[in-house]
RNA sequence: CCGAUAUAGCUCAGUUGGUAGAGCGGCUGAUUCGUAAUCAGCAGGUCAAGGGUCCGAGUCCCUUUAUCGG
Numbered sequence: 001c002c003g004a005u006a007u008a009g010c011u012c013a014g015u016u017g018g019u020a021g022a023g024c025g026g027c028u029g030a031u032u033c034g035u036a037a038u039c040a041g042c043a044g045g046u047c048a049a050g051g052g053u054c055c056g057a058g059u060c061c062c063u064u065u066a067u068c069g070g
Stems, first nucleotide, its partner, number of pairs: 001070006009024004018055001026042005048064005
């Protein structure tokens, strides 16, 4: 210098810009003598940071930061 990635505690989705999701994990309840397993429910997000465009941005544009590859 070039490219890719950055979204929940972890691993990752998110379509053509239109209410942010899943699995695992956590919590509560049911079940069990108890634990595990199973079932039901709940909580958990500054979408890396700043700015711009737009009625509206995780998504498009610019800059910066971090990580990975060349």
This is a predicted structure of a 70-nucleotide RNA (transfer RNA) from a bovine gut metagenome. RNAcentral holds the sequence, with entries from MGnify. It matches the Rfam family "tRNA". Model confidence (mean pLDDT): 82 of 100.